[in-house]
The RNA shown here (SAM riboswitch aptamer (S box leader)) has 96 nucleotides and comes from a soil metagenome.

RNA sequence: CAUCCAGAGGGGUGGAGGGACUGGCCCGUUGAAACCCCGGCAACCCCCCCGCGAGGGGAAGGUGCCAACUCCAGCAGGUGAAAUUCCUGGGAGAUG
Numbered sequence: 001c002a003u004c005c006a007g008a009g010g011g012g013u014g015g016a017g018g019g020a021c022u023g024g025c026c027c028g029u030u031g032a033a034a035c036c037c038c039g040g041c042a043a044c045c046c047c048c049c050c051g052c053g054a055g056g057g058g059a060a061g062g063u064g065c066c067a068a069c070u071c072c073a074g075c076a077g078g079u080g081a082a083a084u085u086c087c088u089g090g091g092a093g094a095u096g
Stems, first nucleotide, its partner, number of pairs: 001096004009038005017027003021074004039066003044062002046058004070092001075089004
C1' cells in the first nucleotide's frame, strides 16, 4: 500500500481444547489443537494476450486459505420514541 458479505475437506496420528485479544455467541469425545498424506478454493507473486495501462485469460511453481461476513461487538459519528436496530468511518487483526 491492496484486499477481507464469494469460494473450497477427506483420511492417518493425536487426545482436550479451539474460534488473535476482551465480552458475547458458537464449534469440539458423533474427536479440539498440532503434525503428516491426499484433495480442493482463490488468484497476491507468477505466465500469456493487449501497448508496459485498463481489461481479459491461465494455474506449473512460491505464499495463503478450505464452520459461522474478519462469527458478532469493542472506538467515534449518524439513524431511531426506544432497544440487544440499522448505516458510515476508525481501531485491532489476518493475508499478500
The sequence is in RNAcentral, with records from MGnify.